[in-house]
RNA sequence: GGGGUGUUAGCUCAGUAGGCAGAGCAGCUGACUUUUAAUCAGCGGGUCACAGGUUCGAUCCCUGUACACCCCA
Numbered sequence: 001g002g003g004g005u006g007u008u009a010g011c012u013c014a015g016u017a018g019g020c021a022g023a024g025c026a027g028c029u030g031a032c033u034u035u036u037a038a039u040c041a042g043c044g045g046g047u048c049a050c051a052g053g054u055u056c057g058a059u060c061c062c063u064g065u066a067c068a069c070c071c072c073a
Base pairs, nucleotide, nucleotide: 001072002071003070004069005068006067007066010025011024012023013022019056027043028042029041030040031039049065050064051063052062053061
């Protein structure tokens, strides 16, 4: 330098004919318990990396940028 894959909640990750974003863990509240813990119930938490484009409508399609990893040179 060229090509490919990825970027979604604090962490690890789901999410396909494009139609109001989810799980586990963590956090908070309550119950239970001899205490930490464990267990049970509930609650909150998101500019879907960023900027444009297409569309009635974009996490999803297209372009560019940034970052991470892999391959080629």

This is a predicted structure of a 73-nucleotide RNA (transfer RNA) from a Gammaproteobacteria bacterium. Its Rfam family is "tRNA". The coordinates come from a structure-prediction model, not an experiment, and the mean pLDDT is 81.